The prediction has a mean pLDDT of 79. Predicted 3D model of a 137-nucleotide RNA (c-di-AMP riboswitch aptamer (ydaO/yuaA leader)) from Actinoplanes philippinensis. Of the family's consensus pairs, 92% are formed in the model. The organism belongs to Actinoplanes, within Bacteria. The sequence is in RNAcentral, with records from Rfam.
[in-house]
RNA sequence: CGGGAGCCGCCGCCUAAUCGCCGUCAUUGGCGAGCCGGGGAACCAGUAUUCCCUGGGGUGAAUCCGCCACCAGCGGUAGGGAUUUCCUUCGUCCCGAACCCGUCAGCUAACCCGGCCGGCGGCCGACGGAAGGAAAU
Numbered sequence: 001c002g003g004g005a006g007c008c009g010c011c012g013c014c015u016a017a018u019c020g021c022c023g024u025c026a027u028u029g030g031c032g033a034g035c036c037g038g039g040g041a042a043c044c045a046g047u048a049u050u051c052c053c054u055g056g057g058g059u060g061a062a063u064c065c066g067c068c069a070c071c072a073g074c075g076g077u078a079g080g081g082a083u084u085u086c087c088u089u090c091g092u093c094c095c096g097a098a099c100c101c102g103u104c105a106g107c108u109a110a111c112c113c114g115g116c117c118g119g120c121g122g123c124c125g126a127c128g129g130a131a132g133g134a135a136a137u
Stems, first nucleotide, its partner, number of pairs: 009123006018033005034116006044106001055104001056101004064076004079095005085134006
């Protein structure tokens, strides 16, 4: 001097997954707000259920199609995310998984139950692709 890694802190991103208070040496714990998910009438919808066959359902953007003998893999796709104050459009870059319930659930007021995890990037040049609008200074 260059490269890489770890810790702390700060900033930013995906996600509902954040904030505050009490308690504890600390952790486990409790409460509230906020956000999120499930169950649950009437009406409406539906016409059932069980067996054979291939039960059915939920969270989530993550479905479906083709190639391949199959697996793997490849290509695409419904749908979804990022692009540095915010919104829209364009352009660009990505994701398009995984898991859970356990024979059971349509919608659903009252009511009841539960979750707030996890995974990444930057801290260098630099103000972060462009246009329009808004806000703030």